[in-house]
RNA sequence: CGUGAUCAAUGGCAAACCUGCGGCGACGCAGGGACGCAAAGCCUCCGGUCUGACUGCUUGCCGGUCAGAUAGCGGGGUUGCCUCG
Numbered sequence: 001c002g003u004g005a006u007c008a009a010u011g012g013c014a015a016a017c018c019u020g021c022g023g024c025g026a027c028g029c030a031g032g033g034a035c036g037c038a039a040a041g042c043c044u045c046c047g048g049u050c051u052g053a054c055u056g057c058u059u060g061c062c063g064g065u066c067a068g069a070u071a072g073c074g075g076g077g078u079u080g081c082c083u084c085g
Base pairs, nucleotide, nucleotide: 001085002084004082012037013036017032018031019030020029021028022027035072041078042077043076045075046074047073048070049069050068051067052066053065054064055063056062057060
């Protein structure tokens, strides 16, 4: 510098669910707990999904605007352990 996450090693993270706290909510944080994860480290730039408020008329599981949630929905960006070359 490059490839890979098959093998090996050191380890790491932690879904559902439960408890507590915060939020109108999607959901977040802490503790317990492990379904999984080679970026399940970090970032909402793009698409998706979801929530709230407002709004339109064709009144519907509808459309639009704004503000949010999700990085464990996908893409993208960025940093990085190990093995191998």
The RNA shown here (c-di-GMP-I riboswitch aptamer) has 85 nucleotides and comes from Betaproteobacteria bacterium UBA5582. Lineage of the source: Bacteria > Pseudomonadati > Pseudomonadota > Betaproteobacteria. It was read from a public genome assembly, where an Rfam model found it. Model confidence (mean pLDDT): 83 of 100.